[in-house]
RNA sequence: UGGCAAUAUGCGCUGAAUUUCUCAUCCAGAGAGAACGGGGGAACCAAUUUAGUGGGGUGAAUCCGAUAUCGGUAGGGAAUCCCUUUUCCCGAAUCCGUCAGCUAACCUCGUAAGCGCUGAAAGGGAAUCC
Numbered sequence: 001u002g003g004c005a006a007u008a009u010g011c012g013c014u015g016a017a018u019u020u021c022u023c024a025u026c027c028a029g030a031g032a033g034a035a036c037g038g039g040g041g042a043a044c045c046a047a048u049u050u051a052g053u054g055g056g057g058u059g060a061a062u063c064c065g066a067u068a069u070c071g072g073u074a075g076g077g078a079a080u081c082c083c084u085u086u087u088c089c090c091g092a093a094u095c096c097g098u099c100a101g102c103u104a105a106c107c108u109c110g111u112a113a114g115c116g117c118u119g120a121a122a123g124g125g126a127a128u129c130c
Stems, first nucleotide, its partner, number of pairs: 010117005018034006035111006045101001054099001055096004063072003075090004080126007
């Protein structure tokens, strides 16, 4: 001097998954609020089911092609927000347990996990700041 890896802080990305307060803080964490998100749950409406190849939920993650360790696709993401174009990517996983349409009141649950260290770029509009 350069490269690689780790740690801390900071700035960001996907996602609902952030923040404040109280008690405690040796054992050791516990609780409450705000905010955001999910499920159950009337009337009316919808649906009228006979069956198991059950049905349903979270999520963008659905469906098609039988050379599938592949190709495409509904849909989704990429640094304030919206629109257009181009580029690059994702298109999983899992839970309930025979049971749930919508659904006011009401009841109830979650606050993860995983990444990046440069920003994907251009045009137009809005907001904010000076």

Predicted 3D model of a 130-nucleotide RNA (c-di-AMP riboswitch aptamer (ydaO/yuaA leader)) from Firmicutes bacterium HGW-Firmicutes-15. It was read from a public genome assembly, where an Rfam model found it. Taxonomically the source falls in Bacillota (Bacteria, Bacillati).